[in-house]
Context: one part of a larger RNA
RNA sequence: UUGGGCAUAAAGCGUCUGUAAGUGGCUUUUUAAGUGCAUUAUCAAAUCCCAGGGCUCAACCAUGGAUAGGUAGUGGAAACUACCAAGCAGGAGUACGGUAAAGGCAGAAGGAAUUUCCUGUGAAGCGGUGAAAUAUGUAGAGAUCGGAAAGAACACUAACAGUGAAAGCACUCUGUUUGGCUGACACUGACACUGACAGAUGUAAACUAGGGGAUCAAAUGGGAUUAGAUACCCAGUAGUCCUAGCCAUAAAAAAUGGAUAAUAGGCAUUGUACAUAUCGACCCGUGCAGUGUUGUAGCUAACACAUUAAGUAUCCCACCUAGGAGUAUAUUUGCAAGAAUAAAACUC
Numbered sequence: 001u002u003g004g005g006c007a008u009a010a011a012g013c014g015u016c017u018g019u020a021a022g023u024g025g026c027u028u029u030u031u032a033a034g035u036g037c038a039u040u041a042u043c044a045a046a047u048c049c050c051a052g053g054g055c056u057c058a059a060c061c062a063u064g065g066a067u068a069g070g071u072a073g074u075g076g077a078a079a080c081u082a083c084c085a086a087g088c089a090g091g092a093g094u095a096c097g098g099u100a101a102a103g104g105c106a107g108a109a110g111g112a113a114u115u116u117c118c119u120g121u122g123a124a125g126c127g128g129u130g131a132a133a134u135a136u137g138u139a140g141a142g143a144u145c146g147g148a149a150a151g152a153a154c155a156c157u158a159a160c161a162g163u164g165a166a167a168g169c170a171c172u173c174u175g176u177u178u179g180g181c182u183g184a185c186a187c188u189g190a191c192a193c194u195g196a197c198a199g200a201u202g203u204a205a206a207c208u209a210g211g212g213g214a215u216c217a218a219a220u221g222g223g224a225u226u227a228g229a230u231a232c233c234c235a236g237u238a239g240u241c242c243u244a245g246c247c248a249u250a251a252a253a254a255a256u257g258g259a260u261a262a263u264a265g266g267c268a269u270u271g272u273a274c275a276u277a278u279c280g281a282c283c284c285g286u287g288c289a290g291u292g293u294u295g296u297a298g299c300u301a302a303c304a305c306a307u308u309a310a311g312u313a314u315c316c317c318a319c320c321u322a323g324g325a326g327u328a329u330a331u332u333u334g335c336a337a338g339a340a341u342a343a344a345a346c347u348c
Stems, first nucleotide, its partner, number of pairs: 004320002008302001012317001014201004021194003025088004031082001033081002035077001037075007049065003053061002091191001092188003096183004103177006110154001114150005120144002125136001162169002207245005216239001220235004257316005265294010298305001322347002330341004
């Protein structure tokens, strides 16, 4: 290489857009590059193989012969791929009518709670633990009434729900904006799928500069326990929040790449359209698009998966093959921390 794989055994890029490239709907026509058929030439001899023959046999030797295959030419075929031309409307898209949503960004406003501060009432504890102590409190704490300020997060509703490419997104209102779904069938006419390289985005933590700092809380200090006590308790800094950058990693998980087609059902639920019903809204029924659960065929090492496939097929990409090792070196990138690409010796 052929071949085999990728949920859990090694293996699906965190996610998307998209270049090259690969692959690609239906009908008719053209050409004949691929394709397949026939034929010609050639691929030295020896060797290999086959047949009969010669050395008494054999090894050996000589004679004759063939398939397959390669290259080039000629002729004819036109189903399939490709090419040419014309069309179609089912894939894809545009316009139109609806519609759901924590989709994004910006702005405004809100009430609980927490902490702090101020005043009143009041008087000895409070807090914490397995038990305590540190801490805090007669300079009046804790408790309670009233007032003020600050920052962060939005109880219930809440769901097996919704939405977004993923990361993610939830108090309320306003503005702006992306995408989806559905209906009808007006338009374009294969415009499609995947996607190396590339670009964009990417929780938390960390970093840079400037703000902010209520809560919580790495580090750190103190108090206990203990053999030790980095755990427990009391404090508490960075951080947590905002703006502008940077970083590019997560068990970034459904441990399951994307697209298309067809392949038993049952139950539940979201959006929407139709039908039915009704005073009206539900209910019941049907279609499309999602989200769940159970289960047949099939598949699987098993567990399980099962129209949202891990089943049946096609196309494209990524990746895998014991440890050493996601390491060394080198390069790229970054302020740094690091990240990305990525071996070999050796051992078994």